[in-house]
Molecule: SAM riboswitch aptamer (S box leader)
Organism: Peribacillus saganii
């Protein structure tokens, strides 16, 4: 980098260093000298792994399911993935083959696990 798969409306700082940007991209709309990015510490969560309890299958080893714990590997720690982009549906308005509002699905993106 590519593919597969699961999740993405919950949760998490009055901290230290730093010193102007940041929210992937488009168009918006926001955050930021009352301190952005980044680094450290703290915290959240439970994807992987670990571990405990219960149940099921099994001669057994073990596997699976549900619930708990949080020492390890990641991740996350403004706003729904901040909204949006493509398509469909319903009703209404503008108004004419489109625009707007709502919902659903996809695409794109993020993170984990596995494979190449």
């Nucleotide at each position: 980098c590519u593919c597969u798969u699961a999740u993405c409306a919950a949760g998490a700082g009055u901290a230290g260093c730093g010193g102007a940007g940041g929210g992937a991209c488009u168009g918006g709309c926001c955050c930021g000298a009352u301190g952005a990015a980044g680094c450290u510490c703290g915290g959240c969560a439970a994807c992987c792994g670990u571990u405990c309890a219960u149940g099921u299958u099994u001669u057994a080893a073990a596997a699976c399911a549900u619930g708990g714990a949080a020492a390890g590997g990641u991740g996350c720690u403004a706003a729904a993935u901040c909204c949006u982009g493509c398509a469909a549906a319903a009703a209404c308005a503008c108004a004419u083959u489109g625009u707007g509002u709502u919902u659903u699905g996809a695409a794109a993106g993020a993170u984990g696990a596995g494979a190449g």